[in-house]
RNA sequence: GCAGGCGUAGUAUAAUGGUUAUUAUUUGACCUUGCCAAGGUUAAGAUGCCAGUUCGAUUCUGGUCGCUUGCU
Numbered sequence: 001g002c003a004g005g006c007g008u009a010g011u012a013u014a015a016u017g018g019u020u021a022u023u024a025u026u027u028g029a030c031c032u033u034g035c036c037a038a039g040g041u042u043a044a045g046a047u048g049c050c051a052g053u054u055c056g057a058u059u060c061u062g063g064u065c066g067c068u069u070g071c072u
Stems, first nucleotide, its partner, number of pairs: 001071007010025003018055001026044006048064005
């Protein structure tokens, strides 16, 4: 330099263009227990960025940034 893949809570993940973006873990509060651990209830937290298409975009398109694989 060329080509491909990936980017979503602190971490790991789901979503086939549709109504409050899923689950686990984490964190806070409360309950349970004589205490700890375990368990339960509840709350908080996310679509890399910029445009385009569409009534509607995590999803489709283009660009850009980052990571990664291969080729030279």
Notes
The prediction has a mean pLDDT of 80. The RNA shown here (transfer RNA) has 72 nucleotides and comes from a Bacilli bacterium. The source organism's lineage runs through Bacteria, Bacillati, Bacillota and Bacilli. The sequence was found in a public genome assembly. Rfam family: tRNA.